[in-house]
Context: one part of a larger RNA
RNA sequence: GGUGUUUGGGGGAUGUUCUGGCGUCGAGAGGCGAUGAAGGACGUGGGACGGCUGCGUUAAGCCGCGGUGAGCCGCCAACCAGGCUUUGACCCGCGGAUGUCCGAAUCCGGAAACGGAGCAGGGUAUGCCCUGUUAUCCACCGUUGAAUACAUAGGCGGUGGAGGUGAACGUGGGGAACUGAAACAUCUCAGUACCCAUAGGAAGAGAAAGAAAAAUCGAUUUCCUCAGUAGCGGCGAGCGAACGGGAAAGACUGCCCAAACCGAUUGCCUGUAAGUCUGCGAGCGUUUUGUAAUCGGGGUUGUGGGAUGCGUGCCGUUGGAUCGCAGUCCAGCGCGGAAGUAAGAAAACUGAUGCUUAGCCAAAGGUCCUGGGAAGUUCCGCCACAGCGGGUGAUAGCCCCGUAGGCGAAAAGCUUCAGUCUUCCGAUCGUAUUCCCGAGUAGCACCAGACACGGGAAACCUGGUGUGAAACCGGGGGGACCACCCCCCAAGGCUAAAUACUCCUCGACGACCGAUAGUGAAUAGUAGCGUGAGCGAAAAAUGAAAAGAACCCCGGUGAGGGGAGUGAAAUAGUACCUGAAACCAAACACCU
Numbered sequence: 001g002g003u004g005u006u007u008g009g010g011g012g013a014u015g016u017u018c019u020g021g022c023g024u025c026g027a028g029a030g031g032c033g034a035u036g037a038a039g040g041a042c043g044u045g046g047g048a049c050g051g052c053u054g055c056g057u058u059a060a061g062c063c064g065c066g067g068u069g070a071g072c073c074g075c076c077a078a079c080c081a082g083g084c085u086u087u088g089a090c091c092c093g094c095g096g097a098u099g100u101c102c103g104a105a106u107c108c109g110g111a112a113a114c115g116g117a118g119c120a121g122g123g124u125a126u127g128c129c130c131u132g133u134u135a136u137c138c139a140c141c142g143u144u145g146a147a148u149a150c151a152u153a154g155g156c157g158g159u160g161g162a163g164g165u166g167a168a169c170g171u172g173g174g175g176a177a178c179u180g181a182a183a184c185a186u187c188u189c190a191g192u193a194c195c196c197a198u199a200g201g202a203a204g205a206g207a208a209a210g211a212a213a214a215a216u217c218g219a220u221u222u223c224c225u226c227a228g229u230a231g232c233g234g235c236g237a238g239c240g241a242a243c244g245g246g247a248a249a250g251a252c253u254g255c256c257c258a259a260a261c262c263g264a265u266u267g268c269c270u271g272u273a274a275g276u277c278u279g280c281g282a283g284c285g286u287u288u289u290g291u292a293a294u295c296g297g298g299g300u301u302g303u304g305g306g307a308u309g310c311g312u313g314c315c316g317u318u319g320g321a322u323c324g325c326a327g328u329c330c331a332g333c334g335c336g337g338a339a340g341u342a343a344g345a346a347a348a349c350u351g352a353u354g355c356u357u358a359g360c361c362a363a364a365g366g367u368c369c370u371g372g373g374a375a376g377u378u379c380c381g382c383c384a385c386a387g388c389g390g391g392u393g394a395u396a397g398c399c400c401c402g403u404a405g406g407c408g409a410a411a412a413g414c415u416u417c418a419g420u421c422u423u424c425c426g427a428u429c430g431u432a433u434u435c436c437c438g439a440g441u442a443g444c445a446c447c448a449g450a451c452a453c454g455g456g457a458a459a460c461c462u463g464g465u466g467u468g469a470a471a472c473c474g475g476g477g478g479g480a481c482c483a484c485c486c487c488c489c490a491a492g493g494c495u496a497a498a499u500a501c502u503c504c505u506c507g508a509c510g511a512c513c514g515a516u517a518g519u520g521a522a523u524a525g526u527a528g529c530g531u532g533a534g535c536g537a538a539a540a541a542u543g544a545a546a547a548g549a550a551c552c553c554c555g556g557u558g559a560g561g562g563g564a565g566u567g568a569a570a571u572a573g574u575a576c577c578u579g580a581a582a583c584c585a586a587a588c589a590c591c592u
Base pairs, nucleotide, nucleotide: 001591002590003589004588005587006586007585008584009583015577016541017540020513021512022510023509024508025507026506027505028504029502030501031165032164039102040101041100042056043055044054046080047079050076051075052074062096063095064094065093066092067091071084072083073082107116108115109114117134118133119132120131121130122129123128136162137161138160139159140158141157142156143155144154169200170198171197172196173195174194180187184234210217211216221248222247223246224245225244231239232238254494255493256492257438261297262296263295264294265293266292267291268290274287275284276283277327278326279325280324281323282322302472304437305436306435307434308432309431310430311429315334316333317332318331319330320329321328335426336425337424338423339422340421348420349419350418351417352416354414355413356412357411359407360406361405365380366379369376381398382397383387389401390400391399443467444466445465446464447463448462449461453479474489475488476487477486478485528535529534548576551563552562553561554560
């Protein structure tokens, strides 16, 4: 020096574990904010220096109501002191009060958490202090009021609203490239990523100027299929429908306006003719006609619909239309019927039902043995609508918490139903002529976009520029275009459900992970790094219970160790479960 064995050191693999993660399903909630949010700063505890949590000068809290019932003064984290509590504390739920400063931040300024003001009121020791208020924009109302006479702009005041934030989902406005095409330019990636605007609990779409072609269907949305079909395509790479059929859901006839026409009000034009519901008679006097605006009625469709006139037809009653008679029309009330706050008009209250936000009741076991410890084992039982699960000194249906099954709310919120309430209806049909049926629109030309469809035979849809109709004997569509035929009615609007998503709450579950795994994170966006945008860790386990080693000895009043003691165990001693390997050492044996 090597090899082997043994005993240790070192190291932290492995095994076991779980207050942490991941995912799925169901239900809820889908917002919060000028009544000051989200997010922060600074404070706040008797001893309180730090972090977390809570709270805000009333500061780990204050008040009320309800629940529970014996202990309590949050956690890391013990200890001392002092308190509270059956006159119900602590804790849990609901409602309320307080709520510094910054932050949309909103009196002004500002390098966030700071500095400085105006006005009104109050206090005062006359130094000052306290309370309230003072941003901008938009809408409406009032007032004032230029150039400029009326007016308008502008100013001032009042009332209401907005602003910001939030994970994904939605709609709209913009909009790449890498890549693929084995290069690359049309094309693709892709209307994706990303940016912006903005909304809702969903959004968008939606009640046919549709789709079809056998006949027909009858708003929209989503899924399965049709179908990788028909097509598009440097006919390359690739892109890729629809009709029809089946389902979910349904409002299985979905609704409201504009216009014609009637009436009212307020203006304007014309300027003495008309008008005043009709007939007759008597009256009225600018009420008329035309035009404009506003409001009310009317009306909403494609076998065309509506208005108007006429005819047909009508629950009762009261009133009105200048007066009387007759007719007609309109309005109110009663009666009957229907519907309703998710469209179609709209607001609230009461009661009941069920649910959510605290909780409550809940069956049945003892013993022998082993052991530190019984839930193990032995013997004999019991409950079960409960043998899901967790804890207890090892493995417990019957020890504890629970579980099956039942019960429960002063207060707040939600669902459903009923009533009050609100609204509507009491006809329709036939016929005739005139009137109305969405205009810088449809169409056309050029240029684009979007349609599965790349300009193509390229319709349909949308936009820019230009041009520019018709009026129901009208107009659009059926993939150039024309004819026949068929379908539909544009140029206004609203509309639940089926669908998408999950920052968040609750419940259940997992041939999901188990500390190099599972979230980056067993808590951390921390420590740390970076001027900054930003990047971004590591780190779990004594024991059943601290019983965490009194006392003695060595030592530097050390570190560390040796005894003693605790414990089942201390080679479980806080550098603590198990404790592999590399590596180090000692003892012994052998070899050189």
A computed fold for a 592-nucleotide part of an RNA from a Planctomycetota bacterium, annotated as large-subunit ribosomal RNA, domain I. Its mean pLDDT, the model's own confidence on a scale to 100, is 81.